Predicted 3D model of a 73-nucleotide RNA (transfer RNA) from uncultured Agrococcus sp. The prediction has a mean pLDDT of 81. Lineage of the source: Bacteria > Bacillati > Actinomycetota > Micrococcales > Agrococcus. Rfam family: tRNA. About the family: Transfer RNA (tRNA) molecules are approximately 80 nucleotides in length.
C1' cells in the first nucleotide's frame, strides 16, 4: 500500500427479506430489613463511530473518512 472483519446506553452483547431500537450487568427511586445483602416493583440512560448519496421511510443498502482487529506486501 492492499484485503477481510469490528464500531449499538456506563459495561458486555443482540437486533439486516430496510418499517416506532432491545436483553444481561450497573445506576437511580420504591417495597422487604434494625441495617446490609439478597429478592419484588419501577425509572433514567443510546446523533446505531461521523459524513454524502439511494429510498416514502436506513442500524441495517451504496460510496468517502475515522477508530480498533487480522492477514498479506
Nucleotide at each position: 500500500g492492499g484485503g477481510c472483519c469490528c464500531g449499538u446506553g456506563g459495561c458486555g452483547c443482540a437486533g439486516u427479506u430496510g418499517g416506532u431500537a432491545g436483553c444481561g450487568c450497573g445506576u437511580c427511586u420504591c417495597g422487604u430489613u434494625c441495617g446490609c445483602a439478597a429478592c419484588g416493583a419501577g425509572a433514567a440512560g443510546g446523533u446505531c463511530g461521523g459524513g454524502a448519496g439511494u429510498u416514502c421511510g436506513a442500524u441495517u443498502c451504496u460510496c468517502c473518512c475515522c477508530g480498533g482487529g487480522u492477514c498479506c506486501a